The RNA shown here (Glycine riboswitch aptamer) has 100 nucleotides and comes from Candidatus Atribacteria bacterium UBA6794. Of the family's consensus pairs, 91% are formed in the model. NCBI's taxonomy places the organism under Bacteria, Pseudomonadati, Atribacterota. Model confidence (mean pLDDT): 80 of 100. Its Rfam family is "Glycine riboswitch aptamer". Rfam describes the family as follows. This family represents the bacterial glycine riboswitch.
[in-house]
RNA sequence: GUGAAGAUUUCGGGAGAGUUUUUUUCAUUUUUGAAAAAACGCCGAAGGGGCAAGAUGGAAAAUCAUCCAAACUCUCAGGCAAAUGGACCGAAAUUGGACA
Numbered sequence: 001g002u003g004a005a006g007a008u009u010u011c012g013g014g015a016g017a018g019u020u021u022u023u024u025u026c027a028u029u030u031u032u033g034a035a036a037a038a039a040c041g042c043c044g045a046a047g048g049g050g051c052a053a054g055a056u057g058g059a060a061a062a063u064c065a066u067c068c069a070a071a072c073u074c075u076c077a078g079g080c081a082a083a084u085g086g087a088c089c090g091a092a093a094u095u096g097g098a099c100a
Stems, first nucleotide, its partner, number of pairs: 001099001006095008018040001020039008041080003047076001048074003054067004
């Protein structure tokens, strides 16, 4: 410094799947709504787990061991009207200090 990656904050965008059934409680003018629990059915993009090529170890090798990715996969967690949340993307600010 016309300064990288990264980090934090704010704003914007942001998918999928049951406003399922039953019971209880609370509220409510009836209707109904909310919360909790249970049951069955689903979703993957908070988080978490698993695995490839490859690398390393091994005299050499192994169907051995270790390291190792994801938006793949599993669904533990989380979620299935709205709200909240939401990987990721963009913008701004702060920080940072690779690099010149």